Context: one part of a larger RNA
Molecule: large-subunit ribosomal RNA, domain IV
Organism: Egibacteraceae bacterium
RNA sequence: CUCUGGUUAAGGAACUCGGCAAAUUGGCCCCGUAACUUCGGGAGAAGGGGUGCCCUGGGUGGUGACCUCCCUUGCGGAGGGCAGCUGUCCGGGGUCGCAGUGACCAGGCCCAAGCGACUGUUUACUAAAAACACAGGUCCAUGCGAAGUCGUAAGACGAGGUAUAUGGACUGACGCCUGCCGGUGCUGGAACGUUACGCGGAGGGUCAGCCGCAAGGCGAAGCCCCGAAGUUAAGCGCCAGUAAACGGCGGCGGUAACUAUAACCGUCCUAAGGUAGCGAAAUUCCUUGUCGGGUAAGUUCCGACCUGCACGAAUGGCGUAACGACUUGGGCGCUGUCUCGACCAGAGGCUCG
Repeated sequence: CUCUGGUUAAGGAACUCGGCAAAUUGGCCCCGUAACUUCGGGAGAAGGGGUGCCCUGGGUGGUGACCUCCCUUGCGGAGGGCAGCUGUCCGGGGUCGCAGUGACCAGGCCCAAGCGACUGUUUACUAAAAACACAGGUCCAUGCGAAGUCGUAAGACGAGGUAUAUGGACUGACGCCUGCCGGUGCUGGAACGUUACGCGGAGGGUCAGCCGCAAGGCGAAGCCCCGAAGUUAAGCGCCAGUAAACGGCGGCGGUAACUAUAACCGUCCUAAGGUAGCGAAAUUCCUUGUCGGGUAAGUUCCGACCUGCACGAAUGGCGUAACGACUUGGGCGCUGUCUCGACCAGAGGCUCG
């Protein structure tokens, strides 16, 4: 010097990113316990008192030698109060120490806010959380040889289940709620438009033959060439519906008899222009916004305001008792965290031998 323990005057968080670490508290019995609340909780709330040992009185329980009585005499039965031993409860008196759950073991507490309802789960070896899950909610698919999944198939799971079932997606207890279809997606639509193969065969060549004086014309079957009209499905167009489907949810100018502001008006654009609720927020750049509270002093915190750079309604919105090795601010208690160090014990290092 390092580590592990222990003690420490006065002060008591002045330490520090932060009370990290340590200290405080601690068992049992009694008294007594607030806001809030989903009436279960919150609660061991908080906050107090008692606690050893000796003597003694009383209550109550166990066991009971002993005594009395009875008889069917047996290791019998019934009853009685009182000994002794023992458990427990309620008192009275005394006594020792600094200290009586005398060692060990053995909650510190309260107030306010954020997030997540909760118990759970997770990065085996840097993250335990506000992440995941969760009951509950909603939507979609699926009528059974189900949908879906694995497999080339057979087959299997789903399920020896049957819509109060199974699969998929999102949300995430509970309470109050969840606003607006132009695009995309999905669902529906016996019409209309467009649309493939196929069907269909209009048309043409050649030619027996026929007509014609000739030039030429017509032309069956067959063999060929090109294949028109017409017919023809889904899809797409079109018309509707649908947002707890993917998603989106404006700008400018003016206006009230102080000023300021604008319920009001005009105008442009849009599918529609953000409703309720919340809001400098786990979201606010400017920003340590402004005001209030708490402090002697507060970039954090709490309560408001609303100018929301860039909240907002199941990618849920706002609340919420209980819960949390979560995060943030404050207070009481307590302390070597600190002022500011010191000492003791053990282990190691180092020096000397």